[in-house]
RNA sequence: GAGUAUCUUCAGGGCGAGGUGCAAUUCCUCACCGGUGGUAAAGCCCACGAGCCGAAAGGUUGAUCUGGUGAAAUUCCAGGGCCGACAGUAUAGUCUGGAUGAAAGAAGAUUUUA
Numbered sequence: 001g002a003g004u005a006u007c008u009u010c011a012g013g014g015c016g017a018g019g020u021g022c023a024a025u026u027c028c029u030c031a032c033c034g035g036u037g038g039u040a041a042a043g044c045c046c047a048c049g050a051g052c053c054g055a056a057a058g059g060u061u062g063a064u065c066u067g068g069u070g071a072a073a074u075u076c077c078a079g080g081g082c083c084g085a086c087a088g089u090a091u092a093g094u095c096u097g098g099a100u101g102a103a104a105g106a107a108g109a110u111u112u113u114a
Base pairs, nucleotide, nucleotide: 002113003112005110006109007108008107009106010105016030017029018028019027031094032093033084034083035048036047037046038045043082044081051060052059053058064080065079066078067077068076086097087096088095
C1' cells in the first nucleotide's frame, strides 16, 4: 500500500426589505440556498442518496445556454437563464411537521491475509 470482517464518529443550506390583503417568511418586486461519488473544481453532464408509489421485488424522481482560457471544463473565468418531495397553513426550495429518523457516502479504530 491492497483486500476481508466487526465497530465507532460524522454526514443539507437558505426569507432580509418593500407591496397587496382580515389573514401570506406561502401571492407580487427585489433577496437568499445548493447532499454524495465520478469527471479539469458541477444544484441543472453521468450515477447515487433522500423524497414519492408499492406488502415486497421493484418503479418513479427537477433544471444550462453563450463567449473566453486550456491538451482536456455544460465543472474554471465573464455574462445571461433555469430547477427544487410529501403533509399543514392564504398558494412554501427558504416556516412548522414526520425527523433526537433514515441514508448515498466520508473519516477513524480493531482484526486477518499476501

A computed fold for a 114-nucleotide RNA from Soehngenia longivitae, annotated as FMN riboswitch aptamer (RFN element). The coordinates come from a structure-prediction model, not an experiment, and the mean pLDDT is 85. Its Rfam family is "FMN riboswitch aptamer (RFN element)". On this family, see Wilt et al., J Struct Biol X 2020: "FMN riboswitch aptamer symmetry facilitates conformational switching through mutually exclusive coaxial stacking configurations". NCBI's taxonomy places the organism under Bacteria, Bacillota, Tissierellia, Tissierellaceae, Soehngenia.